[in-house]
RNA sequence: CCAGUCGGCUGGACGGCCGCUGUUUGAAAGAGCAGAGGAAAGUCCGGGCUCCACGGAGACACGGUGCCGGAUAACGUCCGGCGGGGGCGACCCCAGGGAAAGCGCCACAGAGAUAGAACCGCCGGAUGGGCAACCGACCGGUAAGGGUGAAAAGGUGCGGUAAGAGCGCACCGCACGGCCGGCAACGGUCGUGGCAUGGCAAGCCCCACCGGGAGCAAAACCGAAUAGGGGCGGUACGAAGCGGAAACGUUUCACGCGUGUCUUUGCGCUGCCGUCCGGGUUGGUUGCUUGAGGCGGCUGGCAACAGCCGUCCCAGAGGAAUGGCCGUCACGUUGCAGGGCGCGAGCUUUGCAGCCUUACAGAACCCGGCUUACAGGCCGACUGGCACU
Numbered sequence: 001c002c003a004g005u006c007g008g009c010u011g012g013a014c015g016g017c018c019g020c021u022g023u024u025u026g027a028a029a030g031a032g033c034a035g036a037g038g039a040a041a042g043u044c045c046g047g048g049c050u051c052c053a054c055g056g057a058g059a060c061a062c063g064g065u066g067c068c069g070g071a072u073a074a075c076g077u078c079c080g081g082c083g084g085g086g087g088c089g090a091c092c093c094c095a096g097g098g099a100a101a102g103c104g105c106c107a108c109a110g111a112g113a114u115a116g117a118a119c120c121g122c123c124g125g126a127u128g129g130g131c132a133a134c135c136g137a138c139c140g141g142u143a144a145g146g147g148u149g150a151a152a153a154g155g156u157g158c159g160g161u162a163a164g165a166g167c168g169c170a171c172c173g174c175a176c177g178g179c180c181g182g183c184a185a186c187g188g189u190c191g192u193g194g195c196a197u198g199g200c201a202a203g204c205c206c207c208a209c210c211g212g213g214a215g216c217a218a219a220a221c222c223g224a225a226u227a228g229g230g231g232c233g234g235u236a237c238g239a240a241g242c243g244g245a246a247a248c249g250u251u252u253c254a255c256g257c258g259u260g261u262c263u264u265u266g267c268g269c270u271g272c273c274g275u276c277c278g279g280g281u282u283g284g285u286u287g288c289u290u291g292a293g294g295c296g297g298c299u300g301g302c303a304a305c306a307g308c309c310g311u312c313c314c315a316g317a318g319g320a321a322u323g324g325c326c327g328u329c330a331c332g333u334u335g336c337a338g339g340g341c342g343c344g345a346g347c348u349u350u351g352c353a354g355c356c357u358u359a360c361a362g363a364a365c366c367c368g369g370c371u372u373a374c375a376g377g378c379c380g381a382c383u384g385g386c387a388c389u
Stems, first nucleotide, its partner, number of pairs: 001385010012329007020035006037360001041371002044369005049215004054266007062211005067081005082096001083094004097206002102204002104200003119146002121142005127136003154172006173195001174193008219286004229277007238253006256269003293312008332355010
């Protein structure tokens, strides 16, 4: 100097005039303070919170996760490792438990795709035609060579054989076992054995672990109004005790209902389930912003993060505020002119003029993540290459 990988920050500021929302103060006028994001987006996860007469125990359905260890309120998130794959490397990716529990699939091509295989070929036997070279058919052996394919009876090499083959040997691989290291996933090493039933589970499935439902349009309060409405279908309306002349009242049990389903236990309600038609309220207040909060420092930890100390308050609208105009500056860009370096490409600097809130994009109960979008600018670390010293 060039190329690349990973991480971080920013993505405007000041002044004046006018305007908006909240809050503090004031009798009022007014004055002070604060006022969109790193993603506010997606609604993909996890929670806080609210409600459901429901709570406890168990099972099922459905959904989710899936190597090991840790962090966290929790997660499908994050950190650190292990294994596999890609890359020269920095680094990046993995829907990472089980294929001998069962079922299923592997198209086409190919001889043959889970226990089976011989198309071309190689070797042996013997045979027909032919002067011969050679051509054809039959029997047996073979799976090393070639071909098909994503994948073909472990791979490379040597020996051996009629030709071949783990047939034998060496190394690799595979299976089993011992020892060592590590919390562990796993790794290393040694020994024995010619020894491997291919792949797909983001196919069904099996295993382990986790999970009630609905959601701020949740809900609470005040006020007001109506029709405590009607039709159809189904189910239940039962038993016992007490009071009473009876009607009836009351208590207990049963049936039924109680936010996935079933069982059980306790509790509550007295009817319940399905469907159609219709009426009232469309008001106000709260929920609503002090938090698993931000920032800084120290300690522990490889880190995610945790603890301690200090400091700060940083939107709360209600159809939806946070804006408009003027001037100046910064960053950048366009044009013109000049200077410096360079063979050149080009780099750098000064002045003038124009543009410049120009990127992605706007809170709505809150928080922790993930994913997606982003013009321009800046910083750091690491890897590879070239040149010089």